The RNA shown here (transfer RNA) has 73 nucleotides and comes from a Bacteroidota bacterium.
RNA sequence: GCGGGAGUAGCUCAGUUGGUAGAGCAUAACCCUUCCAAGGUUAGGGUCGCGGGUUCGAGCCUCGUCUCCCGCU
Numbered sequence: 001g002c003g004g005g006a007g008u009a010g011c012u013c014a015g016u017u018g019g020u021a022g023a024g025c026a027u028a029a030c031c032c033u034u035c036c037a038a039g040g041u042u043a044g045g046g047u048c049g050c051g052g053g054u055u056c057g058a059g060c061c062u063c064g065u066c067u068c069c070c071g072c073u
Base pairs, nucleotide, nucleotide: 001072002071003070004069005068006067007066010025011024012023013022019056027043028042029041030040031039049065050064051063052062053061
C1' cells in the first nucleotide's frame, strides 16, 4: 500500500425488505429477611466511533475518516 471483519447503555451483545433503539449482567430505590446473600418489582442510563450525502424518515443505504483485529504484498 491492497483486501476482509469489528465499533450500539458501565460490561457482553442483539437489532435483514429503511419506520418509536433493545436484552442479559451491572447500578439505584422499594419488597422480602433478625442481618447478609439469594429472590421479586420498579427506575435511571445511548449525540448507534466521527463528519458529510440520499430519503418524508438512516443503527441499517452511500462517501470520507479514526481506532482495533486478520490476511496479502